Transfer RNA from a Coriobacteriales bacterium, 73 nucleotides, folded computationally. Rfam family: tRNA. Its family is annotated with triplet codon-amino acid adaptor activity in the Gene Ontology. The coordinates come from a structure-prediction model, not an experiment, and the mean pLDDT is 81.
Parts: sequence; structure tokens; C1' cells
RNA sequence: GGACCGUUAGCUCAGUUGGUAGAGCAGGGGACUUUUAAUCCCAAGGUCAUGGGUUCGAUCCCCAUACGGUCUA
Repeated sequence: GGACCGUUAGCUCAGUUGGUAGAGCAGGGGACUUUUAAUCCCAAGGUCAUGGGUUCGAUCCCCAUACGGUCUA
């Protein structure tokens, strides 16, 4: 230099005919318990890497860029 893959909650990851995004863990509140742990319940937490395009509508399709990984020269 070239090809391919990845980037979504604090962390690990889901999210297919394009229709306003979810789980587990962590953290917060509560129940239970003499207390802690465990268990159960509740709520919160997101510019979906960035910018542009297509579309009535984009996490999803197209282009560019940034970062990370694999292969190749």
C1' cells in the first nucleotide's frame, strides 16, 4: 500500500424484510434478614464512532473519515 471484519448503556454483547434500541453484569432505591451475603422487585442510564448522502422515515442502505483487529504485499 491492498482486502476483509469490528465500533450500540460504565463493562460484555444482542438488535434482518428500514418504522422512534434491548439483555446480562456493575452502580442507585426498595423488600426480605438481628446485620451482612444471597434472593426478589423497581427505576435510571444511549448524539447507535464522526461527517455527508438516499428515503416520508436510517443502528440497518451508499460514500468519506477516525480508531481497533485479521490476512496479504